[in-house]
RNA sequence: ACCCGAUAAAGGCAAAGCAGGUGAAAGCUUGUGACGCAAAGCUAGAGGGGCUUCAGAUGCACCCCAGCAUCAUGCCAGCCAGCUGUCGAA
Numbered sequence: 001a002c003c004c005g006a007u008a009a010a011g012g013c014a015a016a017g018c019a020g021g022u023g024a025a026a027g028c029u030u031g032u033g034a035c036g037c038a039a040a041g042c043u044a045g046a047g048g049g050g051c052u053u054c055a056g057a058u059g060c061a062c063c064c065c066a067g068c069a070u071c072a073u074g075c076c077a078g079c080c081a082g083c084u085g086u087c088g089a090a
Base pairs, nucleotide, nucleotide: 004088005087012037013036017032018031019030020029021028022027035078041083042082043081047080048079049076050075051074056071057070058069059068060067
């Protein structure tokens, strides 16, 4: 230094739910709340995977409204991955 990870120490983050805001949705965000986490820190402008489609695009259908199909350019890092990184028992 790497690997590894405790009933250690010091701190850190915060799932679901609920409430407010935002968005077409997925989701994001603030508060509350802790299920968990040694990377639950960062990266979604070029690794894989997943979510969304009442916004937008294309097609269908249609008097209009409403609708159907396909598509990320919208998202997810608490799915894997990449990068960085605290502590130190065995």